[in-house]
């Protein structure tokens, strides 16, 4: 210098003026509202994010349910150890795979408990299997071969997969049939908390794949969500209590029936449906209002423990809280970027996106700028 | 806040428990028919099954992530 791997930071800066909503202090005692409550002016302070997003996990908080334990069903998780309030997250390892390498990926328990499936091709696809080929025996023969019986999984062919692999021996041809090495299974010793690894021995090899098919095993899980929930609390309708009043009849004396009244567009008849009236008070609940609502698994700095995730100590700081919903606009100077250039400048222009109960993760979107560690190659010293 | 569905050809939809080359109707293109058009007949093109990974011998189908669209419920005492 080129190519690349991993990790982290930032997400335009400064100033002036005018606004918006929030908090605090002071002033004011007016306005809106039935009330609860809200509202003004001045000054000061602070006012979006790394993802505020998707709502995919886990918790806090609140209400509901619940005597304890177990089982079943359903859902989730799944190598080992650690971290954490908790997790499906994170860290460190192990095994497997990829890359020359830095490094990256990995749903990675169980297939010798059971069931299912393995298309097409192929002779045979799960109590294995003889199509071609090879070999042996018998028979026929026109000596080219053909027919029948048997052996053989080494070779060809099919397939994703054909019941260990390579080599030597062996054999009629073959075959773990025998042997060596590799793999596998089992046993024992060493290392490690463990996953696992290493060494030695034994066994000729049994046990194909699939559980992101059913299933088995182990562990975890009560439900709902700030429109949770708490408080204050109209009008109207409906409920209750008391009082007054009302045409007739019945009785059980406060109810029932009829009449009456109202509605079915209008008038008459018939029919159907609804129904006492007024006043005062009470409680529930709705609209509306207030709280919940930001001191927190909190930020920054530093020290200690730890490989690390993280934990602990000390110091310091207070840092959005709306509810049709604030967080903005203009100007000036500069900083990147882009375009033009007579190299003096000029023009353009700022990624993704925006809180809504809060927090820890994951995932997704993101113009650019900067920093650190490491790998491979080339060149020079 | 909570729950569900859909995405396959230009359009509307199929695709049972994974299997060989993903189909249908309408539309489109070419030819035939006709004096011409329509109708009709014949033939053909057109799909990385929304996107990215994974499991499997094999994925439109199973699993994970993600994007877009759409519907329902959470007030009416």
């Nucleotide at each position: 210098c080129c190519a690349g791997a991993c990790g982290g930071u930032u997400g335009g800066a400064u100033g002036a003026c005018c606004g918006c909503g929030c908090g605090c202090a002071g002033c004011g005692g007016g306005c809106c509202g039935a009330a609860a409550g809200g509202u003004g002016c001045u000054g000061c302070g602070g006012g979006a994010g790394g993802a505020a997003a998707g709502u995919c996990c886990g918790g806090g908080c609140u209400c509901c349910a619940c005597g304890g334990g177990g089982a079943u069903a359903c859902g989730g998780u799944g190598c080992c150890g650690g971290g954490u309030a908790a997790c499906g997250c994170c860290c460190g390892g192990c095994g497997g795979g990829g890359g020359c390498g830095a490094c990256c990926c990995u749903a990675g328990g169980g297939a010798a408990a059971g069931u299912g499936c393995c298309a097409c091709a192929g002779a045979a696809a799960g109590c294995a299997a003889a199509c071609c080929g090879c070999c042996c025996c018998g028979g026929a023969u026109c000596c080219g071969u053909c027919c029948g019986g048997g052996g053989u999984a080494a070779g060809g062919g099919u397939g994703a997969a054909a019941g260990g692999g390579u080599g030597c021996g062996g054999u009629a041809a073959g075959a773990g049939c025998g042997c060596a090495c590799c793999g596998c299974u089992c046993c024992g010793g060493g290392g490690g908390c463990a996953a696992c690894u290493u060494c030695g021995g034994a066994g000729g090899c049994a046990u194909g794949g699939u559980a992101a098919a059913c299933c088995c095993c182990a562990c975890c899980g009560g439900g709902a969500g700030c429109a949770a929930g708490a408080c204050c609390g109209a009008a109207u309708a409906g409920g209750g209590a008391c009082g007054a009043u009302g045409g007739c009849g019945g009785c059980u004396u406060g109810c029932c029936g009829c009449a009456g009244g109202c509605g079915c567009a209008u008038c008459c008849c018939c029919g159907c449906g609804c129904u006492g009236u007024c006043g005062u008070c009470c409680g529930g609940g709705u609209a509306g209002g207030u709280c919940g609502c930001g001191c927190g698994a909190g930020g920054c700095g530093u020290c200690c423990a730890g490989c690390g995730a993280u934990g602990g100590g000390c110091g310091u700081c207070c840092c959005a809280g709306a509810u049709g919903a604030a967080u903005g606009g203009u100007c000036a100077u500069c900083c990147a970027g882009c375009g033009c250039u007579u190299c003096g400048g000029c023009g353009u222009g700022g990624a993704c996106a925006g809180a809504a109960c809060c927090c820890g993760g994951c995932u997704u979107a993101c113009a650019g700028a900067c920093c650190g560690u490491c790998u491979g190659g080339c060149u020079a010293u | 806040g909570g729950g569900g569905g859909u995405g396959u050809a230009g359009c509307u939809c199929a695709g049972a428990u994974g299997g060989u080359u993903a189909g249908a109707g309408c539309g489109c293109u070419g030819g035939c028919c006709u004096g011409u058009c329509a109708c009709g007949c014949c033939a053909g093109a057109g799909g990385c099954c929304g996107c990215g990974g994974g499991u499997u011998c094999a994925a439109g189908u199973c699993c994970c992530g993600u994007c877009a669209c759409u519907c329902c419920c959470g007030c009416c005492a």
Background: Predicted 3D model of RNase P RNA and transfer RNA as a complex of 458 nucleotides. It holds a member of the Rfam family "Bacterial RNase P class A". The family's RNA type in Rfam is ribozyme. Rfam links the family to the GO terms tRNA processing, ribonuclease P activity and dimeric ribonuclease P complex. Model confidence (mean pLDDT): 78 of 100.